[in-house]
RNA sequence: CGCUCAUCCAGAGGGGCAGAGGGAACGGCCCGUUGAAGCCCCGGCAACCCUCCAGCCGGCACUCGCAGCGACGCGAGGCCCCGGCGGGGAAGGUGCCAAGUCCGUCCUGUGGCGAAAUACGUCCGGGGAAGAUGAGGA
Numbered sequence: 001c002g003c004u005c006a007u008c009c010a011g012a013g014g015g016g017c018a019g020a021g022g023g024a025a026c027g028g029c030c031c032g033u034u035g036a037a038g039c040c041c042c043g044g045c046a047a048c049c050c051u052c053c054a055g056c057c058g059g060c061a062c063u064c065g066c067a068g069c070g071a072c073g074c075g076a077g078g079c080c081c082c083g084g085c086g087g088g089g090a091a092g093g094u095g096c097c098a099a100g101u102c103c104g105u106c107c108u109g110u111g112g113c114g115a116a117a118u119a120c121g122u123c124c125g126g127g128g129a130a131g132a133u134g135a136g137g138a
């Protein structure tokens, strides 16, 4: 950065400085002087990057065989290579440690409830947008 992909119902907080805000925006609802943001110290969570495996699956890679002028095709193998899945690790690079990304916002359900209609209110569900984090890209 109007870029790509993955993930977002789990998990994990104490102290010091500071002193009024904070939860992205808006609305709601929360958190906060029993101390917000920010900075520092220590601790922790997780497993994206990373790493391990006589594991499983796949492959345009590799090896062998067959056929073919050739492009390439067919078959087999599984030591090596690549990818995925599953399981393990946590030194390092990030990240994170109130509430599902706190909830909603746009679309949608021949879902529930309300006397209750395709409207209204409310609750529940599906998808999206936006955002966050990582790994890449420009």
Base pairs, nucleotide, nucleotide: 001137003136004135005134006133007132008131013042014041015040016039017038021031022030023029025105026104027103028102043097044096045095048093049092050089051088052087053086055085056084057083058082059081062077063076064075065074066073101130106127107126108125109124111123112122113121114120